[in-house]
Molecule: SAM riboswitch aptamer (S box leader)
RNA sequence: ACCUUAUCACGAGUGGCAGAGGGAUGGGCCCGAUGAAGCCACGGCAGCCCGCGAAAGCGAAGGUGCCAAAUCCCACAACGGUGCACACCGUCUUCUCCGAAGACCCCGUUGGCAGAUAAGGA
Numbered sequence: 001a002c003c004u005u006a007u008c009a010c011g012a013g014u015g016g017c018a019g020a021g022g023g024a025u026g027g028g029c030c031c032g033a034u035g036a037a038g039c040c041a042c043g044g045c046a047g048c049c050c051g052c053g054a055a056a057g058c059g060a061a062g063g064u065g066c067c068a069a070a071u072c073c074c075a076c077a078a079c080g081g082u083g084c085a086c087a088c089c090g091u092c093u094u095c096u097c098c099g100a101a102g103a104c105c106c107c108g109u110u111g112g113c114a115g116a117u118a119a120g121g122a
Stems, first nucleotide, its partner, number of pairs: 002121007013042005021031003025075004043067003047064003050059003071114001076111006083105001090104006
């Protein structure tokens, strides 16, 4: 690196070094010189394993993880809407093609994709 399963609207930061990036990707929107990433020290949280317990639950000793914003939001599809638009233009799709019909934006729900973490596997 890969496969399977589960979970992802909860929770939890100070100091030092450092010095311009960071939030996985694309778009959006944010965070950042009142100091980003990274490293170190100390602290904290409690998701999974784990320990206790009949259970609800509790714990934080140990393994792993985490400590801005819902996985920050969306991405693909179906369905719904009391929204916008529905003159013209444009793009796409379809058809019986001098033309006609439908879709486009926004919001919501569900499912999916992707990602993260854990446990197990090969």